[in-house]
Predicted 3D model of a 90-nucleotide RNA (Glycine riboswitch aptamer) from a Pseudomonadota bacterium. The sequence was found by an Rfam model in a public genome assembly. The model forms 82% of the base pairs in the Rfam consensus.
C1' cells in the first nucleotide's frame, strides 16, 4: 500500500398508520378527557441461527405497543457514495 469489519462525519433515498371527537385556552405543532389505529428511533419477549455437546454471549425486518408515532414539516430502521479513525487475517 490493498483489504475484511465497527464507529464517526457529509450526501442521496426511506414505509405504515386520526389534520379523529368532546372540553380547557387570546391562541398554538399546548393540556385533559374519549375512541380508532401504525412500526422501522429506543425498550421488552420468543427464536431460527452461531457452538461437537453444555455454560457464556451474540441474535430477526417475527411478537407486544412500554416508549414513539398517525397533513406538511420534523423524526426515521435500513441501503447507496465520498472521506476520516480504529482494526483481525493475509
Nucleotide at each position: 500500500c490493498c483489504g475484511c469489519a465497527u464507529u464517526c462525519c457529509a450526501u442521496g433515498g426511506g414505509a405504515g398508520a386520526g389534520c379523529g371527537c368532546a372540553g380547557a385556552u387570546c391562541a398554538a405543532c399546548u393540556c385533559u378527557g374519549c375512541c380508532g389505529c401504525c412500526g422501522a428511533a429506543g425498550g421488552c419477549g420468543c427464536a431460527a441461527u452461531u457452538u461437537c455437546a453444555c455454560c457464556c454471549g451474540a441474535a430477526a425486518a417475527c411478537g407486544c405497543u412500554c416508549a414513539g408515532g398517525c397533513a406538511a414539516a420534523a423524526g426515521g430502521a435500513c441501503c447507496g457514495u465520498g472521506g476520516a479513525a480504529u482494526c483481525a487475517u493475509g